This is a predicted structure of a 340-nucleotide part of an RNA (large-subunit ribosomal RNA, domain IV) from a metagenome.
The RNAcentral record of the full RNA draws on SILVA.
Model confidence (mean pLDDT): 84 of 100.
[in-house]
Context: one part of a larger RNA
RNA sequence: CAUGGGUUAAGGAACUCGGCAAAAUUGCCCUGUAACUUCGGGAUAAAGGGAGGUCUCUUCGGAGACCCACAGAAAAAAGGCCCAAGCAACUGUUUACCAAAAACAUAGGUCUCUGCUAAAGCGAAAGCUGAUGUAUAGGGGCUGACGCCUGCCCAGUGCUGGAAGGUUAAGAGGAUAGGUUAGAUGGACGCAAGUCGAUAACAUCAAAGCCUUGAAUUGAAGCCCCAGUGAACGGCGGCCGUAACUAUAACGGUCCUAAGGUAGCGAAAUUCCUUGUCAGGUAAGUUCUGACCCGCACGAAAGGCGUAAUGAUUUGGGCGCUGUCUCAACCAUGGACUCG
Numbered sequence: 001c002a003u004g005g006g007u008u009a010a011g012g013a014a015c016u017c018g019g020c021a022a023a024a025u026u027g028c029c030c031u032g033u034a035a036c037u038u039c040g041g042g043a044u045a046a047a048g049g050g051a052g053g054u055c056u057c058u059u060c061g062g063a064g065a066c067c068c069a070c071a072g073a074a075a076a077a078a079g080g081c082c083c084a085a086g087c088a089a090c091u092g093u094u095u096a097c098c099a100a101a102a103a104c105a106u107a108g109g110u111c112u113c114u115g116c117u118a119a120a121g122c123g124a125a126a127g128c129u130g131a132u133g134u135a136u137a138g139g140g141g142c143u144g145a146c147g148c149c150u151g152c153c154c155a156g157u158g159c160u161g162g163a164a165g166g167u168u169a170a171g172a173g174g175a176u177a178g179g180u181u182a183g184a185u186g187g188a189c190g191c192a193a194g195u196c197g198a199u200a201a202c203a204u205c206a207a208a209g210c211c212u213u214g215a216a217u218u219g220a221a222g223c224c225c226c227a228g229u230g231a232a233c234g235g236c237g238g239c240c241g242u243a244a245c246u247a248u249a250a251c252g253g254u255c256c257u258a259a260g261g262u263a264g265c266g267a268a269a270u271u272c273c274u275u276g277u278c279a280g281g282u283a284a285g286u287u288c289u290g291a292c293c294c295g296c297a298c299g300a301a302a303g304g305c306g307u308a309a310u311g312a313u314u315u316g317g318g319c320g321c322u323g324u325c326u327c328a329a330c331c332a333u334g335g336a337c338u339c340g
Base pairs, nucleotide, nucleotide: 001334002333003332005331006330007329008328010326011325014324019321028050029049030048031047036041038145052067053066054065055064056063057062068072080319081318082317083316084315085314086313087311088310092104093103108143109142110141111140112139113138114137120129121128122127146306147305148304149303151236152235153234156233157232158229159228160227161226162225165224166223167222171218172217177212178211179210180209183205184204185203186202187196188195189194237255238254239253240252241251264298265295276292277291278290279289280288
């Protein structure tokens, strides 16, 4: 120095971010057992007491007498407990190898799609899953036991429905325009000389046909439009004044909005200012608990508020217990070290 080692006076968490680690508790029998509660639990709650051997009797449950030890659940195995709060109902699942949780899942709730060759999904396709199922079924989204509840806004976006009007593709339609040339008309070029020229060349015009172009008109869904719809995406105000002390504002005015946050909760896993203020607990408490409400920036299925039970969950407090500490010591084992 090391060891999932051992013991320790007095104190007993003074240690520390934090009782981390260790100690303590522990099995069986008996007594006894609170708040709360979904009446099942909570509960091994908590808190206490007991235990050996031999002989006799016994209704076999036990009773009596005697004996030994410092020590009788004689070793080992073998729950620490309580109070309060947050979160998640629960059992379960997860980052194989830094996270086990408040994350995921869950039963339950609700919305939506789907009438069967279902919807949805995989696959160039064949085909398969769904399902050898059939709306008490199957797919998808959100929420997440249970209890009490779930307010207002459909202006925007989405979805559903509607079809009068506007817009609108291919397609249908074929106006118009152009090209081509049978034909018609004129000789053409050159300053000039002259050249070309008669079956013609060149120029202008031009029918039908063919080619190109493609107007009006017609033409569905969609969009515009009209409604509905929030457990669809989402949203849920500002300023000024006012009561016989002061303060505050039940009340009034005004602007804006689709509507201006209801119930409940609230310095909260959310509160910046902030160690907010008051109270409790401590001698002393940035944590904790109960209140207050001025909610920077809670809020109702991205659910709100409660909630028994549950949790290797998080936070605060207490009893017991201890080498965590005051403060360190000794022992065992293995090294180091000394000698060989």